[in-house]
Context: one part of a larger RNA
RNA sequence: UGACGGGGGCCCGCACAAGCAGUGGAGUAUGUGGUUUAAUUCGAAGCAACGCGAAGAACCUUACCAGGUCUUGACAUCGAGUGAAGAUACUAGGGAUAGUAUCGUCCCUCGGGACACAAAGACAGGUGGUGCAUGGUUGUCGUCAGCUCGUGUCGUGAGAUGUUGGGUUAAGUCCCGCAACGAGCGCAACCCUUAUCAUUAGUUGCUACGCAAGAGCACUCUAAUGAGACUGCCGUUGACAAAACGGAGGAAGGUGGGGAUGACGUCAAAUCAUCAUGCCCCUUAUGACCUGGGCUACACACGUACUACAAUGGCGAUUAACAGAGUGUCGCGACAUCGCGAGGUGAAGCUAAUCACUAAAAAUCGUCUCAGUUCGGAUUGUAGGCUGCAACUCGCCUACAUGAAGCUGGAAUUGCUAGUAAUCGCGAAUCAGAAUGUCGCGGUGAAUACGUUCCCGGGCCUUGUACA
Numbered sequence: 001u002g003a004c005g006g007g008g009g010c011c012c013g014c015a016c017a018a019g020c021a022g023u024g025g026a027g028u029a030u031g032u033g034g035u036u037u038a039a040u041u042c043g044a045a046g047c048a049a050c051g052c053g054a055a056g057a058a059c060c061u062u063a064c065c066a067g068g069u070c071u072u073g074a075c076a077u078c079g080a081g082u083g084a085a086g087a088u089a090c091u092a093g094g095g096a097u098a099g100u101a102u103c104g105u106c107c108c109u110c111g112g113g114a115c116a117c118a119a120a121g122a123c124a125g126g127u128g129g130u131g132c133a134u135g136g137u138u139g140u141c142g143u144c145a146g147c148u149c150g151u152g153u154c155g156u157g158a159g160a161u162g163u164u165g166g167g168u169u170a171a172g173u174c175c176c177g178c179a180a181c182g183a184g185c186g187c188a189a190c191c192c193u194u195a196u197c198a199u200u201a202g203u204u205g206c207u208a209c210g211c212a213a214g215a216g217c218a219c220u221c222u223a224a225u226g227a228g229a230c231u232g233c234c235g236u237u238g239a240c241a242a243a244a245c246g247g248a249g250g251a252a253g254g255u256g257g258g259g260a261u262g263a264c265g266u267c268a269a270a271u272c273a274u275c276a277u278g279c280c281c282c283u284u285a286u287g288a289c290c291u292g293g294g295c296u297a298c299a300c301a302c303g304u305a306c307u308a309c310a311a312u313g314g315c316g317a318u319u320a321a322c323a324g325a326g327u328g329u330c331g332c333g334a335c336a337u338c339g340c341g342a343g344g345u346g347a348a349g350c351u352a353a354u355c356a357c358u359a360a361a362a363a364u365c366g367u368c369u370c371a372g373u374u375c376g377g378a379u380u381g382u383a384g385g386c387u388g389c390a391a392c393u394c395g396c397c398u399a400c401a402u403g404a405a406g407c408u409g410g411a412a413u414u415g416c417u418a419g420u421a422a423u424c425g426c427g428a429a430u431c432a433g434a435a436u437g438u439c440g441c442g443g444u445g446a447a448u449a450c451g452u453u454c455c456c457g458g459g460c461c462u463u464g465u466a467c468a
């Protein structure tokens, strides 16, 4: 000087407390461990691995296994030489591939060029190893308020000072003081979005007209530019400061709400399987191709979710209920019609503020009357639909039948302070098909916070130390 303390002081955070809803019990989905397996490819491991890489494993993907094949190779450059490239059909085979037949005979400045085949060889190739050789990227402490430097001064020196102290702040934020005076990276602001208004612009948007047309741009809205909030004003407190508290005006008040933004560093943290890369290793195989299988196994254990256990509910009916954000031509598909339905058939419109995908909880009425039920929907059977060469291993959906566990969950434990929690649906990426996941969007919309003694994490000062 740090680090540590079941030392002290001050302060903060959904850290506790006060509340609401959960997890832990059930069933299912999904990930992991374990076990099994020819293979169940690999990685991730307290917080910070476990709906994680994977924004989507039937083939492909695919890296794994079995079998069948290739060896200058599936891919690249150089290559003597040969030939257009290639297309179609047939045969063998599980296919990769092999063979046969027919057709075809490129451009050209005549040097050659594109493409294909191809000897020998240089070489290719490797999702093989090492993240403890690395770059790059990322997580975490933590959006915590810290981390440093120049000159000066002090100290023999390591170092100190500045950065400590008194106040204050979300903040090393600002003020005052001070052997310090200044500066840098962080904080804040500048950026995006949301809340108000104005101006400009009005088509595909909107409508003061009963409808249409017409007309218009007032309103809604769209999207560009501005205004607006700064403790600016008033009062009180304060040290005449910084600031705090209350008030006015205001759409908004003290960082208005949300986002992007992550200092010096820590964890030999993660990643050689995104990519790049040193070294090591394989080279008729640890490379490459194909078919089939596996990644989907199942005495069990754990994590994360979904659905429930019901009456604030289930079911049926009625109604002209009411969004936002996105997406759409290899597409979205109205409408009509067929089907109980998934869906089929025909098909308008839309390259989209024009057309389409497109709401549900809510409301009203009826019924059920506390039961393993008109709760719950697992499981299983049968019949179908869709995608796709192909749904057996191993997809999704529908109808009928079946109707399991489950009556609110032990110890323990998680999230959340407001348009939040809870609850309700909608969209998108990936994608032929395949979400209870992920990322977004809006609808309905709470309770509680006395307070900082205690638990956890963090910041500053100080003290002790047999630690560095």
Stems, first nucleotide, its partner, number of pairs: 001468002003465003007462007015452002019416005026307008034298002042053002064293007073123001077122002081117003086103007106113002125282002128280003134276002136271003139267001141265001146185006152161003165176003191259004196227007205217003230253001233247005309409001313368006326357003331350002335346004375406001380401007422444007